The RNA shown here (small-subunit ribosomal RNA) has 1468 nucleotides and comes from a metagenome.
Model confidence (mean pLDDT): 84 of 100.
The sequence is in RNAcentral, with records from SILVA.
It matches the Rfam family "Bacterial small subunit ribosomal RNA". Gene Ontology terms of the family: ribosome and structural constituent of ribosome.
[in-house]
C1' cells in the first nucleotide's frame, strides 16, 4: 500500500466482499511448564448455610465466675483484683465493599462563583469547666402472648436528662465609624439572650467537656461551555414567568404559601418519543475522526418495588425505623419474620464466567489511654490456555538415499538426513534428595497466611512434552483415487451434470504454534457522509418559476475600538494510563522513578494587517431623472374576413362517402355536386424568420383604453440603499372538479363497420363529456438547456434581432467601431467519454436547493392541503450482487445508401395429380441392425442385403478363444487327418494313416524349433461417449474478404491502414489521404477444349496440302484506331484475328462459423463387458404396410404410336474377361470355328433423325401397372427375395391445387451409348457424344451475400432480449370486525405511614407559684386539617402482540395467456 466482482472487451460511476488490528468473549479439535493479569456482558431474577461493624469497664449501675484480704453470728458480709455477660452511655455504623436499574439531568467533564452556606473527629489559638435537681433501663415482683415481644408495680447510677450562676466571647435588635464593585469584613454604644462532665493517676500530669477565632480536609448550592438519535414530536407552560410579603432551609431560590402582573421557553430545535450511568481513558486510524466506557481511578445513582421521615457533624441511611405492595418463611390462625446489586455458595436464565479456601503477617479502616478486639476491605492460595509475556518438546553426525506410504511416462520421483544407527552435551522442563529467603517497620524480645514457596546445590535419564488450519483466484501451498448438479463446499467471484488442483479421502506442500480455526462485535481499508477530503448536462442528485422576513455574505477612503484573530505571562488540566530515558524481577509481560504531553478553559498584558462594532466621507455597485427605441408582454372592450357545419330556397339525378381493400353511414321522403340567402361557434392562412416579448407556465387577425418590464444615449440626483434566500407568500401547460352559460369543428367514454387466431387497439362511420366564456378550486408535467441565482476574469470567426457612433455620399446603400439579445463553428482549459467553450460544463468568490447501490418505493403508516380525484412530506421488513453512464467491436433491424448472384423478372422444361422404382418418417415385428435427419437428411454412408455381406432376431454350439505376442508347465504315434457315428450346420466323438525344420545319432536316438495341450498375462467387442479427440468431410462460398509489422490517434477497449472519388468478376486497378509496407485469400502459374506451327507415329489412313494419336512450341497483351472519363485506372465502339477484353470448362476453398457430420471406414483418451456385449453355425430379418414426405422413371399421345427401310458418334471396358462370324430358338438365350491383355479383336445395334406404310383423337394400335401360364440366365441355393423372354391380362392416367425446382448457349430440352460396383441384379451414380432452342425491359419486390452508414435495453448475439395478468409454493409486510398487554399523563373518588399546622376537656417527674389541696408554664396520647405512596372508576393518548378476511411486494421450477418495450420493435 491494495485486491476480487457489472462487460464480448473498455473507461467511469457505484455498491457488495476480502487481506489488518482488537475483545470481560463463546464454540470445535488439541494441550508441557512458568510469570503477570482477568473471570455473570443474560434475570437490578429468587435465595439454603456461614461469615462481611463493631468497640470502649480509664463514662455508669448491676449479674455471674475465680482468686485474695478483712470481718464473721460460720449462714455469710464487706473490700479488692481478674475474666465473662447483657443493659444505660459515648464514638463508629453516612467509611470501606457491591451494582448500573433509573437518569439526556448542573447527572458528568471543565472553568469559575458562593458578599447565599455547613463541617464530628484532626491541627493552631483564646477563655472557661461553679453550684444544684429530677428521673430511668438493667434488676426484682405481677400479668398477657404459640412466638416476636409487650404491659403494670417497685429500686438504682452516670461523661444520660433538667434548671440556676458566670460570659472571654457568640447570637439578635437599634444607633453609628472605617473599608469594599458588591448583601461582606471590621470596630464602637445600648438592650436582650446563650455554656460545661467528668474519668485515670500517689502526684506531676494526661484524656475529656463547654464557648469562641483560625486552618486543613470534606461537603451543599449557583453559573459559562461541552455531552446520543428522532421534526413521520412544532408548538410547550398556570407555580407556569416575574414581583411584593410571610414561611422554610446550613444556605440563595416558586423551595412553599397569599396577593398582584401576564409573562416565560422555542427551527441556534422548546415540548414529546427512543436509547444511555458520566469521565480519566480503551480499541482502531497517517491524522482528522469513528466505536466503546469491562478490570483500575474520580464523580453520580441505587440497595425487593414505591413513599416517608427520625437520629446525627454528616443519611432521607445496602447488612436502621415506619407505612403500602409483591414474594418467601413460621404460626396455636390471633399474629409475626425476611431482603447476598458485601465474600463464598445454590437455583434459574444463558453460547458463557471460579473456592461455601487461608490469614489479619503486610497495607488500610473502626474503637480504645493502651494492651487489644473487629475487619470476605485487603494480603494470599485454589479453579479456567480467558488474555498478554517468556521457555521447552533436544544437539551433532548419519545414503544403501533402507523399509513403508504416495505417485509414475515403469526409467524414476517424493516423504528424506527425515528415520534407524553412532556420538554428545546442557539438563530449560521432569523425578528424587540437601540448603533455603526478602517481604519485619525495630529498638532487647515476640510476630509470615503465602510456604519449606521463590531461589539454589547434587544425582538420574533424551528421558515427561505437537497440534490446528489451509492448498481455484483474491492468498503462500498439487497430485492421485472416490463421487457424478448426487453427496457436498462457499467470505466474494463461484465449484459439482464421468477425466473436479474448488466436494470426500490419501500422499505431499504452505502457514501459525501450546495453540489453531470458526462465530460474534468494533475500527480500518471506505476519499462509501468527503473539516482534512466528494459530487449534481447524460451515472444518484438544480426546487416548475418568481417576490421576499430571518439568516449568511458584501465596493472604496479616513478615524476609533479591540469582540474575532495573533503573541507572551499566570492558574488549572487528580493519580493511573500514553511517549521518551533510566531502574527492579535471569528476559519479557509486569512494576517503580524522572521528564514530556494532556491540544481545553479561565485570567492578565501587548499588538492592530485582516474580519467585526462605532463615527465621518466617496462614486465605480444599485436606484432615480431627462431624451429616444423595439416588441404575439399582461388585462378589458369593440370589430373583420376566409373556412367548416347547420337551416331555407333554386338547379339537378343516382349515387355518395370512406379505405390497403371494404363495410357500417348518408341518399329516390331527392343526398353528393352546384348557386343564392341566413344562423352560430371556434380559430386567426399568407406575413412567419434556430425572428420578437415574458421570471417561468406561456404569448400570433385588426382597433381602442389601462398597464408591467427591457434596451440605447446622457452623466443631472441619492450615496452601498447590494447579492442570495430556510420557512412564508404569489404565479403556474394540459387534464380534472364545482356553479352558471355556450356548443360550429374536433373528440376520451360509448356504438357500429373492418382487420385479426383474438382485436375491449391501430383504420373507417358516428358520437357524449370536454375543448370555449365567467367566477372558484386543483398545483402536477420529459414544468428540459434534463445545466439554481449573482458578480468578475479568460483567444477568435460568422450569422441574425434592437439601438448608438464614425466614415463615405447629393442621398440611400457599402465599410468600420460599440452596447444589449438570439444562434452556429471553434483555441486554451475542463470532462469517464460524449461533449461544453464570453449565453461555459473554463478560472474564482458568495448564497440557496439536492445526492449517497438496485428493487421493495413517485409505496405503507402518520401528518398536512383538497369538494373529490388526488397532491406534498416520506420509511421499514425482505431481497439481489449488481443496477447504471459513455464510448468500442460485432451481430441484428418489417433503418438508409451502393453493389452482386438463374435471387426476382423474361423464358424453356419440369416437380406437386397417376402407376411404378428408390430413400425416409410412422406403424408393425422375435428382428424389421446402425448412422444421416432446416437450408447443409431423405436414388444419403450403400460403386449394387437371396447365403455371404450383417452389425439385428430365434435356435444350436465354443471359452486363452476366429486373430497377435510373451511366459510357465506338459504330452510322444506328436501336428495333421481319410472313413464312420450324432447333428440343420457349426460342433462333438471314434479313428486307419501319419509328418516338417536345425543339429545329432547306427536308429521315428536325443536336444531344440514349429505345431498341440494345460495354466497365467491377455486377445476380442460395428458396446458407450463425434459434447474428451486425430484425420477427413459438409456449409456460408470461389463469397471477397481476413490479418500483421512499424508509425500515428485515443486514458482505454480500439481506430487508422482496409474509409473516401472512380473502376472491376475481384481489398481488381487507380487518384486522394497519417499512414508506409507486408502476409493469407483474388488473379496468374497447372490440366483440358478451340486455331496454327514443328517433331514423331504402331495396330490408325479422309493418301497431294491433310484426318487421327502423342509431344513441344506459338498465339490475346486493351497491343492498334476513335470516343468518354480526371491527364489515371477503366469503360464504349471498331479493325485485324480461329479466338477480344477473365475466350469456354476444370483443379484450386483465406481467417473463421455451425460443440455441423463421422468412435460404423481408420486411428485414439476414458468408461463398460470377459463361459459374453466375444467367436462359430443354420434359419429368419434388413424386402413387413392403413398411411405421410423426398428424389426419380414411364406416361397421359398425332412434333405421336406401330411396322419396314436407310444413315451419322464419342467416352470407355475386356483374361475367373470381352466374346465374333455362323447356326438354333418367336424371344430371353443356347451352341460356337476365330480374334484380342487390345488405336489391331470383341463389347458395338448408336438412338433420336431421315424415307415409306398404317392408325385418325378414342381410355384408343395411347398407356403400360397388375395378374396367370410357359420359359431362359446367374448362382451350393432365386419360397420369403434376383434379372430377362414369350403368350395372355390391359389398372390408374386425357397435362396435374396451393406451392415449388433446374437452366443464360453448344446451355436448357430431347436422344441414345459407356463405365464403376458386380456371380447375378440399375429407372440410381459417374461419364460420353447426337439433335439443339426461347428469353433477360430491368433491380421495385422474394431469398442469399459484400461494402459504407444509422439505431439498439442484443453479445448463447432476433431462433436475441423482455413486460404484465392469472395459477402453485415459500417468506416479509400494510389494512382489518376485533381480542389482549405495556407506558406516561388527565378527571373524579378513596387514601397508609410520616413531617408540618391547629386543637388537645384525657394524661403529665424536673421549672415557677403554693394556702401543699392545687394552680401556672411547658409537653403529650388522641382528634381535625394540608400534602401524599398506593388503590378504584372513567374517557382518551402513545406503543407492542395477536386476528377470520383482504391488499401489496420479493423469490422460485420455468406453468397459462398474450407481445407492451429494445431496430422506424412493425401504431416512434
Nucleotide at each position: 500500500a491494495g485486491a476480487g466482482u457489472u462487460u464480448g472487451a473498455u473507461u467511469c460511476u457505484g455498491g457488495c466482499u476480502c487481506a489488518g488490528g482488537a475483545u470481560a468473549a463463546a464454540c470445535g479439535c488439541u494441550g508441557g511448564c512458568g510469570g503477570u493479569g482477568u473471570g455473570c456482558u443474560u434475570a437490578a431474577u429468587g435465595c439454603a448455610u456461614g461469615c462481611a461493624a463493631g468497640u470502649c469497664g480509664a463514662a455508669c449501675g448491676g449479674a455471674g465466675a475465680u482468686g485474695a484480704a478483712a470481718c464473721u453470728u460460720c449462714g455469710g458480709u464487706u473490700u479488692u483484683a481478674u475474666c465473662u455477660c447483657a443493659g444505660u452511655g459515648g464514638c463508629g455504623a453516612a467509611c470501606g465493599g457491591g451494582u448500573g436499574a433509573g437518569u439526556a439531568a448542573c447527572a458528568c467533564g471543565u472553568a469559575a462563583g458562593u458578599a447565599a452556606c455547613c463541617u464530628g473527629u484532626c491541627c493552631u489559638u483564646a477563655a472557661g469547666u461553679g453550684g444544684g435537681g429530677a428521673a430511668u433501663a438493667a434488676c426484682u415482683c405481677c400479668g398477657g402472648g404459640a412466638a416476636a415481644c409487650c404491659g403494670g408495680g417497685g429500686c438504682u447510677a452516670a461523661u444520660a436528662c433538667c434548671g440556676c450562676a458566670u460570659a472571654u466571647g457568640g447570637u439578635a435588635a437599634u444607633c453609628g465609624g472605617g473599608u469594599u464593585u458588591a448583601a461582606g469584613c471590621u470596630u464602637g454604644a445600648u438592650u436582650a439572650u446563650c455554656a460545661a462532665a467528668g474519668c485515670c493517676g500517689c502526684a506531676a500530669g494526661g484524656c475529656g467537656c463547654u464557648u469562641g477565632a483560625g486552618g486543613a480536609g470534606g461537603g451543599g448550592c449557583u453559573u459559562g461551555c461541552g455531552u446520543c438519535c428522532u421534526a413521520u414530536c412544532a408548538g410547550g407552560u398556570a407555580g407556569u414567568u416575574g414581583g411584593u410579603g410571610a414561611g422554610g432551609u446550613a444556605a440563595c431560590g416558586g423551595c412553599c404559601c397569599a396577593c398582584c402582573a401576564a409573562g416565560c421557553c422555542u427551527a441556534u430545535g422548546a415540548c414529546g418519543g427512543g436509547u444511555a450511568g458520566c469521565u480519566g481513558g480503551u480499541c482502531u486510524g497517517a491524522g482528522a475522526g469513528g466505536a466503546c466506557g469491562g478490570u483500575c481511578a474520580g464523580c453520580c445513582a441505587c440497595a425487593c418495588g414505591g413513599g416517608g421521615a427520625c437520629u446525627g457533624a454528616g443519611a432521607c441511611a445496602c447488612g436502621g425505623c415506619c407505612c403500602c405492595g409483591a414474594c418467601u418463611c413460621c404460626u396455636a390462625c390471633g399474629g409475626g419474620a425476611g431482603g447476598c446489586a458485601g465474600c463464598a455458595g445454590c437455583a434459574g436464565g444463558g453460547a458463557a464466567u471460579c473456592u461455601u479456601g487461608c490469614g489479619c503477617a503486610a497495607u488500610g479502616g473502626g474503637u480504645g489511654a493502651a494492651a487489644g478486639c473487629c475487619u470476605g476491605a485487603c494480603g494470599c492460595a485454589g479453579c479456567a490456555a480467558c488474555a498478554c509475556c517468556g521457555c521447552g518438546u533436544g544437539g551433532g553426525g548419519g545414503a544403501u538415499g533402507a523399509a513403508g506410504g504416495c505417485u509414475c511416462a515403469c526409467g524414476g520421483g517424493u516423504c528424506g538426513u527425515a528415520a534407524a544407527c553412532c556420538c554428545c552435551u546442557u539438563u530449560u522442563u521432569c523425578u528424587c534428595a540437601g540448603g533455603g529467603a526478602a517481604g519485619a517497620a525495630a529498638g532487647a524480645a515476640a510476630u509470615g497466611a503465602c510456604g519449606g514457596u521463590a531461589c539454589u546445590u547434587g544425582a538420574g535419564g533424551a528421558a515427561u512434552a505437537a497440534g490446528c488450519c489451509u492448498c481455484g483466484g483474491c492468498c503462500a501451498a498439487c497430485u492421485a483415487c472416490g463421487u457424478g448438479c448426487c453427496a457436498g463446499c462457499a467470505g466474494c467471484c463461484g465449484c459439482g451434470g464421468u477425466a473436479a488442483u474448488a466436494c470426500g479421502u490419501a500422499g505431499g506442500a504452505g502457514g501459525c504454534a501450546a495453540g489453531c480455526g470458526u462465530u460474534a462485535u468494533c475500527c480500518g481499508g471506505a476519499u462509501u457522509u468527503a473539516c482534512u477530503g466528494g459530487g449534481c448536462g447524460u451515472a444518484a442528485a438544480g426546487a416548475g418559476c418568481g417576490c421576499g422576513c430571518g439568516g449568511g455574505c458584501g465596493g472604496u477612503c479616513c478615524u476609533u475600538u479591540a469582540a474575532g484573530c495573533u503573541a507572551g505571562g499566570u492558574g488549572u488540566g487528580a493519580a493511573a494510563a500514553c511517549u521518551c530515558u533510566c531502574a527492579g524481577c535471569u528476559u519479557a509481560a509486569c512494576u517503580g522513578a524522572g521528564a514530556g504531553a494532556c491540544g481545553c478553559c479561565a485570567u492578565c498584558u501587548a499588538a492592530u494587517a485582516c474580519u467585526g462594532g462605532g463615527g465621518g466621507g466617496c462614486u465605480u455597485g444599485a436606484g432615480g431623472g431627462c431624451a429616444g427605441c423595439a416588441g404575439a408582454g399582461g388585462a378589458a372592450g369593440a370589430u373583420g374576413g376566409a373556412a367548416u357545419u347547420c337551416c331555407c330556397g333554386g338547379u339537378g339525378u343516382a349515387g355518395u362517402g370512406g379505405u390497403g381493400a371494404a363495410a357500417u353511414g348518408c341518399g329516390u321522403a331527392g343526398a353528393u355536386a352546384u348557386c343564392g340567402g341566413g344562423a352560430g361557434g371556434a380559430a386567426c392562412a399568407c406575413c412567419a424568420g434556430u425572428g420578437g416579448c415574458g421570471a417561468a407556465g406561456g404569448c400570433g387577425g385588426u382597433c381602442u383604453u389601462c398597464u408591467g418590464g427591457g434596451c440605447u444615449g446622457u452623466a443631472c440626483c441619492u450615496g452601498a440603499c447590494g447579492c442570495u434566500g430556510a420557512g412564508g407568500c404569489g404565479c403556474g401547460a394540459a387534464a380534472g372538479c364545482g356553479u352558471g352559460g355556450g356548443g360550429a369543428g374536433c373528440a376520451a367514454a360509448c356504438a357500429g363497420g373492418a382487420u385479426u387466431a383474438g382485436a375491449u387497439a391501430c383504420c373507417c362511420u358516428g358520437g357524449u363529456a370536454g375543448u370555449c366564456c365567467a367566477c372558484g378550486c386543483c398545483c402536477u408535467a420529459a414544468a428540459c438547456g434534463u445545466u439554481g441565482g449573482a458578480c468578475a476574469c479568460u483567444g477568435g470567426a460568422u450569422a441574425u434581432g434592437g439601438g448608438g457612433g464614425g466614415u463615405a455620399u447629393c442621398g440611400a446603400c457599402c465599410c468600420c467601431c460599440u452596447c444589449c439579445g438570439u444562434g452556429u463553428c471553434g483555441a486554451a482549459g475542463c470532462u469517464a467519454a460524449c461533449g461544453c467553450u464570453u449565453u461555459a460544463a473554463g478560472u474564482g468568490u458568495c448564497c440557496c436547493g439536492c445526492c449517497u447501490g438496485g428493487g421493495a418505493a413517485c409505496u405503507a403508516c402518520g401528518a398536512u392541503c383538497g369538494c373529490a380525484a388526488g397532491g406534498u412530506u416520506a420509511a421499514a421488513a425482505c431481497u439481489c450482487a449488481a443496477a447504471g453512464a459513455a464510448a468500442u467491436u460485432g451481430a441484428c433491424g418489417g433503418g438508409g445508401g451502393c453493389c452482386c448472384g438463374c435471387a426476382c423478372a423474361a423464358g424453356c422444361a419440369g416437380c406437386g395429380g397417376a402407376g411404378c422404382g428408390u430413400g425416409u418418417g410412422g406403424u408393425u415385428u422375435a428382428a424389421u441392425u446402425c448412422g444421416a435427419u432446416g437450408c447443409u437428411u431423405c436414388g444419403c454412408g450403400a460403386a449394387g442385403a437371396a447365403c455371404c455381406u450383417u452389425a439385428c432376431c430365434a435356435a444350436g454350439g465354443c471359452u486363452u478363444g476366429a486373430c497377435a505376442u510373451g511366459c510357465u508347465g506338459g504330452a510322444a504315434g506328436u501336428a495333421g487327418a481319410a472313413a464312420c457315428c450324432c447333428g440343420a450346420a457349426a460342433g462333438g466323438g471314434c479313428a486307419a494313416c501319419g509328418a516338417c525344420c536345425u543339429g545329432u545319432u547306427a536308429a521315428a536316438u536325443c536336444a531344440g524349433g514349429a505345431g498341440c495341450c494345460u495354466g497365467c498375462a491377455c486377445a476380442g467387442g460395428u458396446g458407450c461417449u463425434g459434447c474428451a479427440u486425430g484425420g477427413c468431410u459438409g456449409u456460408c462460398g470461389u463469397c471477397a474478404g481476413c490479418u500483421c509489422g512499424u508509425g500515428c490517434c485515443g486514458u482505454g477497449a480500439g481506430g487508422u491502414g482496409u474509409u473516401g472519388g472512380g473502376u472491376u468478376a475481384a481489398g481488381u486497378c487507380u487518384c486522394g489521404c497519417a499512414a508506409c509496407g507486408a502476409g493469407c485469400g483474388c488473379a496468374a502459374c497447372c490440366c483440358u477444349c478451340g486455331u496454327c506451327g514443328c517433331c514423331a507415329g504402331u495396330u490408325g489412313u479422309a493418301u497431294u496440302u491433310u484426318u487421327c494419336u502423342g509431344g513441344c512450341a506459338a498465339g490475346a497483351c486493351u497491343g492498334c484506331c476513335c470516343c468518354g472519363c480526371a491527364a489515371a485506372a477503366c469503360g464504349g465502339g471498331g479493325a485485324g484475328g480461329a479466338a477480344g477484353g477473365c475466350g469456354g470448362g476444370g483443379a484450386u476453398g483465406a481467417c473463421g462459423u455451425c460443440a455441423a457430420g463421422u468412435c460404423a471406414g481408420c486411428a485414439c483418451g476414458g468408461c463398460c463387458u470377459u463361459u459374453a456385449u466375444g467367436c462359430c453355425u443354420u434359419g429368419g430379418g434388413c424386402u413387413a404396410c392403413a398411411c405421410a414426405c423426398a428424389c426419380g422413371c414411364u406416361a397421359c399421345a398425332a412434333u405421336g404410336g406401330a411396322c419396314g427401310g436407310u444413315a451419322c458418334a464419342a467416352c470407355g471396358g475386356g483374361g475367373u474377361g470381352c466374346u465374333u462370324a455362323a447356326g438354333a430358338g418367336c424371344a430371353a438365350u443356347c451352341u460356337g470355328a476365330a480374334g484380342c491383355g487390345a488405336a489391331u479383336c470383341c463389347c458395338u445395334a448408336a438412338a433420336a433423325a431421315c424415307c415409306g406404310u398404317u392408325c385418325u383423337c378414342a381410355g384408343u394400335u395411347c398407356g403400360g401397372a397388375u395378374u396367370g401360364c410357359a420359359g431362359g440366365c446367374u448362382g451350393c441355393a432365386a419360397c420369403u427375395c434376383g434379372c430377362c423372354u414369350g403368350c395372355a391380362u390391359g389398372a390408374a392416367g386425357u397435362u396435374g391445387g396451393a406451392g415449388u425446382u433446374g437452366c443464360u448457349a453448344g446451355u436448357a430440352a430431347c436422344c441414345g451409348c459407356g463405365g464403376g460396383u458386380c456371380a447375378g441384379c440399375u429407372c440410381a451414380c459417374c461419364g460420353c457424344g447426337g439433335u439443339g432452342a426461347a428469353u433477360a425491359c430491368g433491380u421495385u419486390c422474394u431469398c442469399g451475400g459484400g461494402c459504407c452508414u444509422u439505431g439498439u435495453a442484443c453479445a448463447c448475439a432476433c431462433c436475441g432480449c423482455c413486460c404484465g395478468u392469472c395459477a402453485c409454493g415459500u417468506c416479509a409486510u400494510g389494512g382489518g370486525a376485533g381480542c389482549u398487554g405495556g407506558u406516561a399523563a388527565c378527571a373524579c373518588c378513596u387514601g397508609a405511614a410520616a413531617c408540618c399546622g391547629c386543637u388537645g376537656g384525657g394524661c403529665u417527674a424536673a421549672c415557677c407559684a403554693u394556702u401543699c389541696g392545687u394552680g401556672g408554664a411547658g409537653g403529650u396520647a388522641g382528634g381535625c386539617g394540608u400534602c401524599c405512596a398506593g388503590g378504584g372508576u372513567g374517557g382518551g393518548a402513545c406503543u407492542g402482540g395477536u386476528g377470520a378476511c383482504u391488499g401489496u411486494g420479493a423469490c422460485g421450477a420455468a406453468g397459462u395467456c398474450g407481445u407492451a418495450a429494445c431496430a422506424a420493435g412493425g401504431u416512434a